c-di-GMP-I riboswitch aptamer from a Nitrospirales bacterium, 85 nucleotides, folded computationally. Its mean pLDDT, the model's own confidence on a scale to 100, is 80. The sequence was found by an Rfam model in a public genome assembly. Of the family's consensus pairs, 95% are formed in the model.
RNA sequence: AUGUGAAAAAGGCAAACCAUUCGUAAGAAUGGGACGCAAAGCCAAGGGACCUUUUCAUGCCUGCAAGGUUCGCCCGGCUACCACU
Numbered sequence: 001a002u003g004u005g006a007a008a009a010a011g012g013c014a015a016a017c018c019a020u021u022c023g024u025a026a027g028a029a030u031g032g033g034a035c036g037c038a039a040a041g042c043c044a045a046g047g048g049a050c051c052u053u054u055u056c057a058u059g060c061c062u063g064c065a066a067g068g069u070u071c072g073c074c075c076g077g078c079u080a081c082c083a084c085u
Stems, first nucleotide, its partner, number of pairs: 003084003012037002017032006035072001041078003046074002048070006
C1' cells in the first nucleotide's frame, strides 16, 4: 500500500418519539432521546421511493414534463480510527 474484520482498545454517529424553527409538501435544522450502524463520514452521479407544480370553468384521478426530498433504500465515487494480513 492492498484486502479482511469489529474480537480487543480508543472513540464516533444517532432510528422512532418529543419540543422549537423553516418549508405548500416530501422533508430539513437545533436540543433531548437510543433503534441500530465497521463507514449510519461526504457526494444527488445511476436507479428506486416520496412530495409539489404546470394544462382544462371547478374538483378528483391518471399521464407527460419540470422542480424538490431521501446517502439510516440500493448501487457507484471519494475519504477515514484500530487490529490482522